[in-house]
RNA sequence: GGCCAGGUAGCUCAGUUGGUAGAGCGCGGCCCUGAAAAGGCCGGCGUCGCUGGUUCAAGUCCAGUCCUGGCCA
Numbered sequence: 001g002g003c004c005a006g007g008u009a010g011c012u013c014a015g016u017u018g019g020u021a022g023a024g025c026g027c028g029g030c031c032c033u034g035a036a037a038a039g040g041c042c043g044g045c046g047u048c049g050c051u052g053g054u055u056c057a058a059g060u061c062c063a064g065u066c067c068u069g070g071c072c073a
Base pairs, nucleotide, nucleotide: 001072002071003070004069005068006067007066010025011024012023013022019056026045027043028042029041030040031039049065050064051063052062053061
């Protein structure tokens, strides 16, 4: 340098044919307890890597670009 896969919550990851962004763990509050642990209830805590484009509407489609891993040279 070329090709392929990936980048979404604090972490690990889903997200269908484009239609108002989710799960588990973690974290915070409350209940329970003499007090903890365990358990129960409640809360998503996010510019979907970045910049543009298409569209009434983009995590999803298109272009460029950055980062990570793999293969080739």